The RNA shown here (c-di-GMP-I riboswitch aptamer) has 94 nucleotides and comes from Desulfurivibrio sp. The model forms 95% of the base pairs in the Rfam consensus. The sequence was found by an Rfam model in a public genome assembly. Its mean pLDDT, the model's own confidence on a scale to 100, is 88. Rfam family: c-di-GMP-I riboswitch aptamer. Its family is annotated with cyclic-di-GMP binding in the Gene Ontology.

């Protein structure tokens, strides 16, 4: 350097779930709590997959422009604890 995680030791990190907090919502922070995790340590570039303010298609009532309702598309908003891909690292083993 590359390449594995079976024994160990030294840490590390926190799923559901409660409380605040933020946000249209998915979802985040923080604080408690641990199912898990050898990158569950960064990064949304590719697929997934969650969400629809906002923009649009339809249909509905009301219009003088127009508005107001339901439904349906849709990400530039998420998720790195869904997979890949980039990139950095702790202890072992070969």
């Nucleotide at each position: 350097a590359c390449u594995c995680g079976a024994a160990a030791a030294a840490g590390g990190c926190a799923a559901a779930c409660c409380g605040u907090u933020u946000g249209a919502a998915a979802g985040g922070g923080c604080g408690g709590g641990a199912c898990g995790c050898a990158a569950a340590g960064c990064c949304a570039u590719c697929g997934g997959c969650c969400u629809a303010a906002g923009u649009u298609u339809u249909c509905g009532u009301g219009u003088a422009a127009c508005a107001c309702g339901a439904a349906g598309a849709u990400a530039g908003g998420g998720u790195a604890g869904c997979g890949a891909g980039g990139u950095u690292g702790c202890c072992g083993g070969g």